This is a predicted structure of a 93-nucleotide RNA (SAM riboswitch aptamer (S box leader)) from Ruminococcus flavefaciens. It matches the Rfam family "SAM riboswitch aptamer (S box leader)". Rfam describes the family as follows. The SAM riboswitch is found upstream of a number of genes which code for proteins involved in methionine or cysteine biosynthesis in Gram-positive bacteria. The prediction has a mean pLDDT of 81. The source organism's lineage runs through Bacteria, Bacillota, Clostridia, Eubacteriales and Ruminococcus.
Formats: sequence, C1' cells, structure tokens
RNA sequence: CUUAUCAAGAGCGGCGGAGGAAACAGGUCCUGUGAAGCCCGGCAACCUGAAUAAUCAAGGUGCUAAAUCCUGCGGUUUUAUCCGGAAGAUGAG
Repeated sequence: CUUAUCAAGAGCGGCGGAGGAAACAGGUCCUGUGAAGCCCGGCAACCUGAAUAAUCAAGGUGCUAAAUCCUGCGGUUUUAUCCGGAAGAUGAG
C1' cells in the first nucleotide's frame, strides 16, 4: 500500500503495584473489592490442519470491561435514529 473483518466469545488465578479505556478534544466509564505490564489459564476472528459441509483442533498471528465505550467529517432528520466516511485495531497478501 491492497483487501477482509471489527454489536459474538473468553479468569472470583499468580506476580505486580497506580494508573487505564490508541493519539488529541469533549463525554462516559474501569481501577487499593488492585490499573498498566508479565506469567498461567481461556476464547476462536483470520491463517493453518481434519472433514463435502455443519463442525472440530488450537500450530501462527490475535484477542480476553463496555459496539473500535460514545461523539468529532459528510448525507438524511426538528431532534433522536439511520447510512456512509475518516482515524484506528487485527489478519492475509
């Protein structure tokens, strides 16, 4: 850069110790009843393997609060909503 997906799923564990929810802004939340991070466990989106398939496995990547937590730009709408986009995340190339 191209492309697909992003409302499903997943811990009352151990270490750790104060932040975290990508960045900025505004909201709204999580957190000493223990944040981030690491380990273990788990999940099964893509790749991979078995199978015609449903499905299964869990090797690679990934994920494991809330829709990608919501909004930010455009269309529509009185508003809300809805649709699309941008940005981002993940896989494959």